[in-house]
Context: one part of a larger RNA
RNA sequence: GAGUAGCGAAAAACCGUGUGAGAAUCACGGUCACCGAAAACCCGAGGUUUCCUGAGGAAGGUUCGUCCGCUCAGGGUUAGUCGGAACCUAAGGCGAGGCCGAAAGGCGUAGUCGAUGGAUGACAGGUUAAUAUUCCUGUACCACCUUAUCGGAGUGAUGGAGGGACGCAGUAUGCUAAGUGAGCCGGCGAUUGAAAGUGCCGGUCUAAGAUUGUAGGGCGUGAUAUAGGCAAAUCCGUAUCACACACAGCCUGAGAAUUGACGGGUAGUUCCUUCGGGAACGAAUUCACUGAUGCUACGCUGACGAGAAAAGCUUCUAAACUAUGAUGAUAUGGUGUCCGUACCGUAAACCGACACAGGUAGGUGAGGCGAGAAGCCUAAGGUGCGC
Numbered sequence: 001g002a003g004u005a006g007c008g009a010a011a012a013a014c015c016g017u018g019u020g021a022g023a024a025u026c027a028c029g030g031u032c033a034c035c036g037a038a039a040a041c042c043c044g045a046g047g048u049u050u051c052c053u054g055a056g057g058a059a060g061g062u063u064c065g066u067c068c069g070c071u072c073a074g075g076g077u078u079a080g081u082c083g084g085a086a087c088c089u090a091a092g093g094c095g096a097g098g099c100c101g102a103a104a105g106g107c108g109u110a111g112u113c114g115a116u117g118g119a120u121g122a123c124a125g126g127u128u129a130a131u132a133u134u135c136c137u138g139u140a141c142c143a144c145c146u147u148a149u150c151g152g153a154g155u156g157a158u159g160g161a162g163g164g165a166c167g168c169a170g171u172a173u174g175c176u177a178a179g180u181g182a183g184c185c186g187g188c189g190a191u192u193g194a195a196a197g198u199g200c201c202g203g204u205c206u207a208a209g210a211u212u213g214u215a216g217g218g219c220g221u222g223a224u225a226u227a228g229g230c231a232a233a234u235c236c237g238u239a240u241c242a243c244a245c246a247c248a249g250c251c252u253g254a255g256a257a258u259u260g261a262c263g264g265g266u267a268g269u270u271c272c273u274u275c276g277g278g279a280a281c282g283a284a285u286u287c288a289c290u291g292a293u294g295c296u297a298c299g300c301u302g303a304c305g306a307g308a309a310a311a312g313c314u315u316c317u318a319a320a321c322u323a324u325g326a327u328g329a330u331a332u333g334g335u336g337u338c339c340g341u342a343c344c345g346u347a348a349a350c351c352g353a354c355a356c357a358g359g360u361a362g363g364u365g366a367g368g369c370g371a372g373a374a375g376c377c378u379a380a381g382g383u384g385c386g387c
Base pairs, nucleotide, nucleotide: 013031014030015029016028017027018026032384033383034382035381040364041363042362046344047343050342051075052074053073054072055071056070060068061067080141081140082340083339084338085337087118088117092113093112094111098107099106100105122139123138124137125136126135142336143335144334145333147331148330149329150328154321155320159316160315161314162313168302169301170300171299174295175294178290179289180288181287182286183204184203185202186201187200188199205264206263209259210258211257216252217251218250219249220243221242222241223240224239225238226237228236229235268281269280270279271278272277304307350359351358366378367377368376369375
């Protein structure tokens, strides 16, 4: 220079009470304002304790500070079923032998790794200051082991076959989530401009699993033979024959119904309270309409650019085992390992030197007007952007 620029979105503040040495800034209450396909909620990456409680105020906080993502101390993350590993493979990596190369090393078969994909058994409620599909309550499911009973001939793979198994465009129907209205239930209130009703406010909720197998979609069925499927096969393929053209049969398949549930939850009422909250009881719980971008379902139709793999799974036999009773079915009892799990996550906690107007995959995403996830106003919820 200069007590100058600036104090980081123009969403907005104001009042009361409390605490305290001290309050525009902290806590509580009220009014006002802002977002509401977000400035709400869940979750991945990333961060790594920032989470919760108590205490503190030097420094950090663009002012202040009794406050904090700051400092100090203590506490907090509970899983057979969620995600990952004990399963599978893709691109790609590594790579026994092998080939190549002065050396180092390069390539690559069998194989072995490798999710961003496939497979895969748990839901509802309650509870903590802080965790919950993990704890607790209730109701389930899966795999394996054990024991008992039934039953009486096949079982069986690292091999064969099927399946898994897929793109894009268009798409009727049937549903559901969700919403709206009525009915029902509970509560409210009276002298006003009018209003005891055709008023106002709130609620009307319930899962997985089990039983059933519907709307819809798909498929011919059986017998015989068989030089192919690296061996075998009753499987697949191929050939022939028989029957059939269906409102049949089989496979698949949302939803609904019953159960789960004589349970849970709930508006509200009553009681207690350290005023933060806690405890007990607990009504109605029905119908209609709208209706998805969700489900049936890449199901069907269409065209050409012709749209992963492997395992789980089904089936077939080989070796082997089995009438000294296997495999299987039902029931009893038992077992269920390791890692993650707090919190932020369109952000003051991640990437940007900052408590930075930037960037950040996925899911849910209500009402009125509206074609709409546009726009405007609102609900739940969250904020008023640290002078």

RNAcentral holds the full RNA, with entries from MGnify.
This is a predicted structure of a 387-nucleotide part of an RNA (large-subunit ribosomal RNA, domain III) from a marine sediment metagenome.
The coordinates come from a structure-prediction model, not an experiment, and the mean pLDDT is 82.
Rfam family: Bacterial large subunit ribosomal RNA.